[in-house]
RNA sequence: GCUCGAAAAAGGCAAACCGUUCGAAAGGGCGGGACGCAAAGCCAUUGGCCUAAAUCCCAAAACGGGACAUGGCAGCAGGUUGCCGAG
Numbered sequence: 001g002c003u004c005g006a007a008a009a010a011g012g013c014a015a016a017c018c019g020u021u022c023g024a025a026a027g028g029g030c031g032g033g034a035c036g037c038a039a040a041g042c043c044a045u046u047g048g049c050c051u052a053a054a055u056c057c058c059a060a061a062a063c064g065g066g067a068c069a070u071g072g073c074a075g076c077a078g079g080u081u082g083c084c085g086a087g
Base pairs, nucleotide, nucleotide: 002087003086004085005084012037013036017032018031019030020029021028022027035075041080042079043078046077047076048073049072050071055067056066057065058064
C1' cells in the first nucleotide's frame, strides 16, 4: 500500500417509539431509548428518494386539482478521510 471483518481489545454511533422544540411539510435540534452499524465519520455539486410553503398552470364551488426545490434525506447508491485486527 491492497484485500478482508472470523475471533479479540479499546471504545464509538443510535432506528422505531416517547417528551420537548424549530419548520408549511418533508425533516432537523435537545433529552430519554436501542433496531441495528466497521465508516451509522464527513460531503446534498452526481444518480436516487421525500416534501411542496412561495411561484406558475387549471378550475372558479372548495379547506379543489396539477407542475415545480430554492427545502430535506449521508441509516440508498456514490465520493472522501479514518480506528483496531487478520491476510
Predicted 3D model of an 87-nucleotide RNA (c-di-GMP-I riboswitch aptamer) from a Deltaproteobacteria bacterium. Rfam family: c-di-GMP-I riboswitch aptamer. Rfam describes the family as follows. GEMM was predicted in a large-scale screen for bacterial structured RNA regulatory elements.